[in-house]
Molecule: RNase P RNA; transfer RNA
Organism: Binatia bacterium (SeqCode)
């Protein structure tokens, strides 16, 4: 210096003005035990999105129905191995396999339990032996040194389709094969390794693919989900009571309406749930890591048709263009970008988006010293 | 917020257990028949010259994918 892999942290700063919003403290006005209400902002004080807050694809806290315990079946999910975790289908670290020349990426039970699929095309698509074709040998036939056609019998040789065709490559004999290497499988022994695997000997054996198809095997899962769910509790309705009043009625009961009054449910509305929690940051020691254990210290939205925003200046960054220089670098001055995208019951992960700016650490290839 | 479903020519909707993608209707082009229109009848319609590409978009699995497996985008619908 070219070309290329991994991994990470930010993702604007500082400072003023005028807003939103929550708590707080302050003043007030009303009330006298209330749905414990309301108003003010001078003058105050603190906090106010993200790395993804998104998707809602997994796992979990919570909360509420359901349930004695245990077995199977169902129905759904995950799958090399061993860790790690409140869980996980996440991480970590090893193990096979494939792709790279390498760093490094992808991939992961079972097809010798079964069943079912492999369209065209091919002779054959599956637990093979049929069909052709060849080679012997018979027989018949005819237009006869040779075709045809039918039986038998060999057999290691051909069938070029097609995503896939019963292993491959060399010698050897030339009747039913032989022999040797290498590949794949499978049993046996011996080793390493907690395990997935992995090395050595030796035996047989040569028999496709598709479980992101049905199924086998091994664990896991009960359902809804903060619009879960609790609580106070106007109105209008509901039940009871009553020595309110009015109407039917000649009067009483009734019965209709409308008043108090008590009662349970249970809307609107208000509160809880609602943010201190598997938390964050630093140190120390354990493990290769993922991760966990101790001590510190810290409080970092809590809204609710839903706040977190506008402007102004200073310093930057990255483009463009202009002067300056002989030109590179420096310097100065104009003008322009700056991205995905916004809490919503909190958490751990995944996955998707995302201008830009910095860090680190490894391969590979060409020069130089 | 939570939760379930769809997406296929111009519209509407078949396509079964993965094996020549659009049946079938409804528009639409062109003729036919009429003086003329409708109505009927007959062909013809995804792009592209073709090779091919094409079932919302991007990727896997499989010889093959509208189907069967993931991740995005729209679209509808329930739950106080």
């Nucleotide at each position: 210096g070219g070309a290329g892999g991994g991994g990470g942290u930010c993702g604007g700063g500082c400072g003023g003005u005028c807003g939103c919003u929550c708590g707080c403290g302050c003043u007030c006005c009303g009330u006298a035990u209330g749905c414990u209400g309301g108003a003010g902002g001078c003058a105050g004080c603190g906090g106010g999105a993200g790395g993804a807050a998104a998707g809602u694809c997994c796992g979990g806290a919570c909360u509420c129905c359901a349930c004695a315990g245990g077995g199977c079946a169902g129905a759904g999910g995950u799958g090399g191995c061993c860790g790690u975790u409140a869980a996980c289908g996440g991480c970590g670290g090893c193990c096979c396999c494939g792709a790279g020349c390498a760093a490094u990426c992808g991939g992961g039970g079972g097809a010798a339990a079964g069943u079912g699929c492999c369209a065209c095309a091919g002779a054959a698509a599956g637990g093979a032996g049929a069909c052709g074709g060849c080679c012997g040998u018979u027989c018949g036939g005819c237009a006869a040194g040779g075709c045809c056609g039918a039986g038998c019998g060999g057999a290691g040789u051909c069938g070029g389709u097609g995503a896939a065709a019963c292993g491959g490559u060399g010698a050897g004999c030339u009747c039913u094969c032989u022999c040797a290497c290498c590949u794949g499988c499978a049993g046996g022994c011996c080793u390493g390794g907690u395990g997935a695997c992995g090395g050595g000997c030796u035996u047989g054996u040569a028999c496709g693919g598709c479980a992101a198809a049905c199924c086998c095997c091994a664990c896991c899962u009960g359902g809804a989900g903060c619009a879960a769910g609790a609580c106070c509790a106007a109105a209008c309705g509901g039940a009871g009571g009553g020595u309110u009043g009015c109407g039917u009625g000649g009067c009483c009961c009734g019965c209709g309406c409308u008043c108090c009054c008590u009662c349970g449910g249970g809307u609107g509305u208000g509160u809880c749930g609602c943010u201190u929690g598997a938390g964050u940051c630093g140190g120390u020691a354990g493990g290769u890591a993922a991760c966990g254990g101790c001590c510190g210290a810290c409080c970092g939205a809590g809204a609710g048709g839903a706040a977190u925003g506008a402007c102004c200046g200073c310093a930057g960054a990255c483009c463009u263009c202009c002067c300056u220089u002989a030109g590179u670098g420096g310097g100065g001055g104009a003008g322009g970008u700056a991205a995905c995208a916004g809490a919503a019951u909190c958490c751990g992960g995944c996955u998707u988006a995302u201008a830009g700016a910095c860090c680190c650490c490894c391969u590979c290839c060409a020069g130089u010293u | 917020g939570c939760g379930a479903g769809a997406g296929u020519g111009g519209c509407g909707g078949a396509a079964c257990u993965g094996g020549c993608a659009g049946a079938c209707g409804c528009g639409c082009u062109g003729g036919a028949c009429u003086u003329a229109g409708g109505a009927u009848c007959c062909a013809g319609u995804g792009g592209g010259c073709a090779a091919c590409c094409g079932u919302g978009g991007g990727g896997g699995u499989u010889c093959g994918a509208g189907u069967c497996c993931c991740c995005c985008c729209u679209c509808u619908c329930g739950c106080a």